[in-house]
The RNA shown here (Bacterial RNase P class A) has 402 nucleotides and comes from a marine eukaryotic metagenome. Its Rfam family is "Bacterial RNase P class A". Its family is annotated with ribonuclease P activity, dimeric ribonuclease P complex and tRNA processing in the Gene Ontology. The RNAcentral record of the sequence draws on MGnify.
RNA sequence: AGCGGACCGGGUGAUCGCCGGCGGCGGGCCGAAAGGUUCGUCGCGGGAGGAAAGUCCGGGCUCCGUAGGGCAGGGUGGUGGGUAACGCCCACCGGCCGUGAGGUCAGGGAUAGUGCAACAGAAAGCAGACCGCCACCGGGGAUUUCUCCGGUGGUAAGGGUGAAACGGUGAGGUAAGAGCUCACCAGCAGGCCGGGUGACCGGUCUGGCUCUGCAAACCCCACCCGGAGCAAGGCCAAGCAGGAAGAAGUUCGUUCCUUCGGGAACGCCGCGGGGCGGCCCGUCCCGCACCCACUUCCGGGUCGGCUGCUCGAGACCCCGGGCAACCGUUGGGUCCUAGAGAAAUGGUCACCCCCCGGCAGCCGCGAGGCCCCGGGGACAAAACCCGGCUUACAGGUCCGCU
Numbered sequence: 001a002g003c004g005g006a007c008c009g010g011g012u013g014a015u016c017g018c019c020g021g022c023g024g025c026g027g028g029c030c031g032a033a034a035g036g037u038u039c040g041u042c043g044c045g046g047g048a049g050g051a052a053a054g055u056c057c058g059g060g061c062u063c064c065g066u067a068g069g070g071c072a073g074g075g076u077g078g079u080g081g082g083u084a085a086c087g088c089c090c091a092c093c094g095g096c097c098g099u100g101a102g103g104u105c106a107g108g109g110a111u112a113g114u115g116c117a118a119c120a121g122a123a124a125g126c127a128g129a130c131c132g133c134c135a136c137c138g139g140g141g142a143u144u145u146c147u148c149c150g151g152u153g154g155u156a157a158g159g160g161u162g163a164a165a166c167g168g169u170g171a172g173g174u175a176a177g178a179g180c181u182c183a184c185c186a187g188c189a190g191g192c193c194g195g196g197u198g199a200c201c202g203g204u205c206u207g208g209c210u211c212u213g214c215a216a217a218c219c220c221c222a223c224c225c226g227g228a229g230c231a232a233g234g235c236c237a238a239g240c241a242g243g244a245a246g247a248a249g250u251u252c253g254u255u256c257c258u259u260c261g262g263g264a265a266c267g268c269c270g271c272g273g274g275g276c277g278g279c280c281c282g283u284c285c286c287g288c289a290c291c292c293a294c295u296u297c298c299g300g301g302u303c304g305g306c307u308g309c310u311c312g313a314g315a316c317c318c319c320g321g322g323c324a325a326c327c328g329u330u331g332g333g334u335c336c337u338a339g340a341g342a343a344a345u346g347g348u349c350a351c352c353c354c355c356c357g358g359c360a361g362c363c364g365c366g367a368g369g370c371c372c373c374g375g376g377g378a379c380a381a382a383a384c385c386c387g388g389c390u391u392a393c394a395g396g397u398c399c400g401c402u
Stems, first nucleotide, its partner, number of pairs: 001402008010352007018047002021044010049379001053390002056388005061229004065288002068286003073225005078092005093107001094105004108220002113218002115214003130159002132155010167185006186210001188207008233307004242298005252267006269274001277291002314335005319328003353377006361370003
């Protein structure tokens, strides 16, 4: 000078006030009693966070007949572990950045297909000829050589454009050139051997010679996903007012027959033959289950009280296992730490602590310290609970590493 991790984030005392728990005493009401309920008073404990925030993930819990199958839709994306689970955590592998400690990655597939890459440039995916190079033909000038114009064919080594031009260097070869051929590299695709649970790593051999990038573009592949949510739900009290339309009959009603199992006819719907339809509170389709259930419209009542509501996938310490995350309750021990209900923990005083600034004075070589004065002390508050991630944070402390 930097990198990574953990913690504190005002303290103490007095005084007045607030919420809830436990206990004692006294009074009222109910009750045979036990006891319950209510009022008053006294005493003893307890009372916001590392993020309570964002509502981004995952669950516990509650409800929906079943959450069963499928489509659609959504999510994750290297490997192996952890966890109740996750998009989280740990370890490792690979790419990129950094001198390094470390950081970061939306880290499967471009050879299934489609699409995009402005401008410039001849041409941007099996592309391409602007300036060029070479061969042949024709014409002009010159007349050893050579030079200019046009046409046909070959070429992509040189120059130019661009972020990127279809490998690099060298040699051979050619009319001129080109991986056309060769040597050495780089890259890609494979084979074999060794290490590793694995992703991968190392070594060696072969080959076409080399066919870009983007999937945080559509897409393909692998795995995962019922839905809604404490304003979920449950109980009590109170109160009203239902009406219209649609709609199936293997249901229902009537009659007859009956071997008592049931059958026939009519009523209902349909022109007829004839006979199912609705239903999942939260996409659709199918299946199961259930069924005067259901669908649409108009209108009325209740927006009161209690509960859910805090003992938990709980916290802390030790022991054992594990690199670690974490696990072991058929390892041990200790502890109970808000539960409000329009929302409680606040106000005042004094001292101390930390930080910033300063006149004079004192000490000190100096940095600075003492005394005195002034100012400041971050981000910010539970609302069913828990595990994470992300964001905000004045100031201070500790540990490890480069």